RNAcentral holds the sequence, with entries from ENA. Predicted 3D model of a 72-nucleotide RNA (transfer RNA) from a Patescibacteria group bacterium.

[in-house]
RNA sequence: GCCCCUGUAGUUCAAUGGAUAGAACGCAAGAUUCCGGAUCUUGUAGUCUAGGUUCAAUUCCUAGUGGGGGCA
Numbered sequence: 001g002c003c004c005c006u007g008u009a010g011u012u013c014a015a016u017g018g019a020u021a022g023a024a025c026g027c028a029a030g031a032u033u034c035c036g037g038a039u040c041u042u043g044u045a046g047u048c049u050a051g052g053u054u055c056a057a058u059u060c061c062u063a064g065u066g067g068g069g070g071c072a
Stems, first nucleotide, its partner, number of pairs: 001071007010025004018055001026044006048064005
């Protein structure tokens, strides 16, 4: 330099055109306990950026950008 894959919550993953973007773990508060752990309840928090297509975009297209891989 060229090509391929990939970017969603603090972390690991769902959602593949249409519902309030969900789950687990984590974290916080409460219940329970002499205190803690475990358990239960509630809460917490997200689509890499900019454009385009569409009535509607996490999803499709283009460019950029972060990460991973291959060739030279």

The source organism's lineage runs through Bacteria and Bacteria candidate phyla. Rfam family: tRNA. It is annotated as a transfer RNA.